[in-house]
RNA sequence: GCGCCUAUAGCUCAGCUGGUAGAGCAAUUGUCUUAUACACAAUGGGUCGGGGGUUCGAAUCCCUCUGGGCGCA
Numbered sequence: 001g002c003g004c005c006u007a008u009a010g011c012u013c014a015g016c017u018g019g020u021a022g023a024g025c026a027a028u029u030g031u032c033u034u035a036u037a038c039a040c041a042a043u044g045g046g047u048c049g050g051g052g053g054u055u056c057g058a059a060u061c062c063c064u065c066u067g068g069g070c071g072c073a
Base pairs, nucleotide, nucleotide: 001072002071003070004069005068006067007066010025011024012023013022019056027043028042029041030040031039049065050064051063052062053061
């Protein structure tokens, strides 16, 4: 330099061919307990890496930039 993969909640990851963003763990609160933990119930938390485009509608499609990984030279 060229090609491919990847970026979604605090962490690990889903998201079925475009139709209002989810799970597990973690956190917080409540019940339980002398108390903690466990268990059960509930709650909060995400400009979907940045910018632009297509579309009635984009995490998803297209372009570009950035970070990470792999390969070729």